[in-house]
C1' cells in the first nucleotide's frame, strides 16, 4: 500500500428495512441458621464515528477510524 473479514449491553453473541434482543455477569426480593443453588424482578446500548438513500436503517450506500487476515 492493495483486498477481505469483524465492530450491537460489563464478557460471549444474536436481530428477514417497521418497538434492539439471548446467555452469563451485576443489582434487589423470595427461599436457607450462614453461603451457593432455585425461582422472580430491575438496571444497563446515542448498534465504533461522519453522511447519504427511504415514510422508516443495527441491516442498503459513500467516505473515515480500530483490530483481524492474506498479498506485496
Nucleotide at each position: 500500500g492493495u483486498g477481505g473479514c469483524u465492530g450491537u449491553a460489563g464478557c460471549u453473541c444474536a436481530a428477514g428495512g417497521g418497538u434492539a434482543g439471548a446467555g452469563c455477569g451485576a443489582c434487589u426480593g423470595u427461599u436457607u441458621g450462614u453461603g451457593g443453588a432455585a425461582c422472580a424482578g430491575u438496571a444497563g446500548g446515542u448498534u465504533g464515528c461522519g453522511g447519504g438513500u427511504u415514510c422508516g436503517a443495527a441491516u442498503c450506500c459513500c467516505g473515515u477510524c480500530a483490530g483481524u487476515c492474506a498479498c506485496c
Notes: RNAcentral holds the sequence, with entries from ENA and MGnify. The RNA shown here (transfer RNA) has 72 nucleotides and comes from a Patescibacteria group bacterium. It matches the Rfam family "tRNA". It is annotated as a transfer RNA.